This is a predicted structure of a 247-nucleotide part of an RNA (large-subunit ribosomal RNA, domain VI) from a metagenome. Its Rfam family is "Bacterial large subunit ribosomal RNA". Its family is annotated with structural constituent of ribosome and ribosome in the Gene Ontology. The RNAcentral record of the full RNA draws on SILVA.
[in-house]
Context: one part of a larger RNA
């Protein structure tokens, strides 16, 4: 900007595009088959590779949010306590979200129309012949049949609702995260749990400081504490105010 009044939703599916692998065990049945050695077909089950997509309940990985412990030094006047900086000083764990080595889950089945192929009927040719006429089966291939996009499909589709104007609805701003480079996309703007803050809880680290008691001290106990809490709830305490712009 176009679909021929402006929109909000929800379709249809011309059409692209993905995906399409495949093992080995039981069973049928030690049966059809073979003189035996051997040993099926078709059928049903069961559990793998490797591939992909998706998640993060479980094992694990990170996790320079976070908690301890700890070494050297500068600082807070000193002790105690901290606190810079030494690769996050280093060590040990570790929540969310990331994720594999974790878990789910596919690949089918089914119809059609065929290839090679096997046939029915069957004549040129009194026989004989799938094939000339007609007719049937036949494969991981093709066409659907699963997943996704899809109507700029200009052939611009279609159905429900909403508004006739300061209208419907949409934009800018603000708070933001299940989204992100900008943009978009999603949530929320006080008729209000958008985000921060408090409260509380799930989780995390492992028992703060000060006191007091044992004990020469180290240190031990009172103490499941202190701390922190990207998860999860509550709470208008602070920011989402008025208003502006298309139309």
């Nucleotide at each position: 900007c176009g679909u021929u009044g402006g929109a909000a939703a929800u379709u249809u599916g011309c059409g692209a595009g993905g995906a399409c692998c495949u093992g080995a065990c039981c069973u049928u049945a030690g049966u059809a088959c073979g003189a035996g050695a051997g040993g099926a077909c078709c059928g049903g089950g069961u559990u793998g590779g490797a591939c992909a997509a998706g998640c993060c309940g479980c094992u694990g990985g990170u996790g320079u949010a976070u908690c301890u412990g700890u070494u050297g030094u500068g600082c807070c006047g000193c002790c105690a306590g901290g606190u810079g900086c030494a690769g996050u000083g280093c060590a040990g764990a570790g929540u969310a979200g990331c994720u594999a080595c974790g878990c789910u889950u596919g690949g089918a089945a089914g119809a059609g129309a065929u290839a090679a192929g096997c046939g029915c009927u069957g004549a040129a040719a009194g026989c004989a012949u799938c094939u000339a006429a007609g007719u049937g089966c036949g494969a991981a291939a093709c066409u659907c049949g699963c997943c996704u996009c899809a109507a700029g499909a200009u052939g611009a589709g279609a159905u429900u609702u909403c508004c006739u104007a300061u209208a419907a609805g949409g934009g800018a701003c603000g708070u933001c995260a299940g989204a992100g480079a900008c943009u978009a996309u999603g949530a929320c703007g006080u008729u209000g749990a958008u985000a921060g803050g408090c409260u509380g809880c799930a989780g995390g680290u492992g028992u703060a400081a000060a006191g007091g008691c044992a004990g020469a001290g180290a240190u031990g106990c009172c103490a499941u504490a202190g701390c922190c809490g990207a998860g999860c709830a509550g709470u208008a305490c602070u920011a989402a105010u008025u208003g502006c712009c298309c139309u």